[in-house]
RNA sequence: UCUGCGAGCUAGGGGUGACCAUUUUGGGCUGAGAUACACCCUUUGCACCUGAUCCGGUUAAUGCUGGCGGAGGAAAGCUGCGGGAGCCGUAA
Numbered sequence: 001u002c003u004g005c006g007a008g009c010u011a012g013g014g015g016u017g018a019c020c021a022u023u024u025u026g027g028g029c030u031g032a033g034a035u036a037c038a039c040c041c042u043u044u045g046c047a048c049c050u051g052a053u054c055c056g057g058u059u060a061a062u063g064c065u066g067g068c069g070g071a072g073g074a075a076a077g078c079u080g081c082g083g084g085a086g087c088c089g090u091a092a
Stems, first nucleotide, its partner, number of pairs: 001085003004081002007079004011042004017029001019027003048073003054067004
């Protein structure tokens, strides 16, 4: 110097739906997360957005699920540990 792995710190990005009820609010559904100082993601980009008031299936209903999707966009820096390889130096 290259490379592998995981973690931490700081900063940044993102979504928050449908249904029922006694509708201030509470309840169950899916999910990591349904406004939670929580969860997820940060170019090694399967967070999320656009297409989309899309198409097929399912459901009490809904991005619930599949397609679309090897699509187009989308937010970074530092530190640590281990092994290997290369180069340089030294009498060692």
Molecule: TPP riboswitch aptamer (THI element)
Organism: Solemya elarraichensis